[in-house]
RNA sequence: CUACCGAAAAGGCAAAACCCGUGUAAGCGGGUGGCGCAAAGUCACGGAACCUGAUGUGCCAUUGACACUGGUCAUAUCAGGCCCGCCGGACUACCGAA
Numbered sequence: 001c002u003a004c005c006g007a008a009a010a011g012g013c014a015a016a017a018c019c020c021g022u023g024u025a026a027g028c029g030g031g032u033g034g035c036g037c038a039a040a041g042u043c044a045c046g047g048a049a050c051c052u053g054a055u056g057u058g059c060c061a062u063u064g065a066c067a068c069u070g071g072u073c074a075u076a077u078c079a080g081g082c083c084c085g086c087c088g089g090a091c092u093a094c095c096g097a098a
Stems, first nucleotide, its partner, number of pairs: 005096002012037002017032006035085001041091003045088003050081009059071003
């Protein structure tokens, strides 16, 4: 000096909830707050989740029955978005016991 590791020390970040703003929404920004975090620093690169739109299928409604139409519903595909405190990956980084 580097890697692994995480005792101690100095600090750091800030969940939920509430308030304000913003967005169709997921969500994001600020304040209060502190659940936790050794990368809970940065990146949307891969996956997962979530939102919006379109299309298809099913279901419900409607009908004497179909078709059409509608949907606070489910699901698949595609497009766009969101998310790094979901997982993986990349980059950077304070301290230094065993």

c-di-GMP-I riboswitch aptamer from Marinobacterium sediminicola, 98 nucleotides, folded computationally.
Rfam family: c-di-GMP-I riboswitch aptamer. Rfam's curators write: GEMM was predicted in a large-scale screen for bacterial structured RNA regulatory elements.
Taxonomically the source falls in Marinobacterium (Bacteria, Pseudomonadota, Gammaproteobacteria, Oceanospirillales).
The sequence was found by an Rfam model in a public genome assembly.